[in-house]
RNA sequence: CUUCGGGGCAGGGUGCAAGUCCCUACCGGCGGUAUAGUCCGCGACUUCUGAUAGAUUCAGAACUGAUCGGGUGCAAUUCCCGAACCGACGGUCACAGUCCGGAUGAAAGAAG
Repeated sequence: CUUCGGGGCAGGGUGCAAGUCCCUACCGGCGGUAUAGUCCGCGACUUCUGAUAGAUUCAGAACUGAUCGGGUGCAAUUCCCGAACCGACGGUCACAGUCCGGAUGAAAGAAG
């Protein structure tokens, strides 16, 4: 420098109205480590500060969710069995991990 780099509401209920509520369903970024959404670390989102005339961009800081029991084994909160839990901001006839939007963006990183 080039390319790549996030998945998911199916069925039913209530209601004027819900992919947002209720029952049930479904999903899991990157690096490390015995194979990880829940361990350690990172990115993203959000907020703030500084630089820039400003849009914006860059730099820095803050914030940053959730797992236990049993089994195997030299070694696993990573595998197997079982039972749990978690999920930015703005929008919406009605409250969103799953719809729409910033985003045909950015980035941890991966490959060449």
The RNA shown here (FMN riboswitch aptamer (RFN element)) has 112 nucleotides and comes from a bovine gut metagenome. The prediction has a mean pLDDT of 85.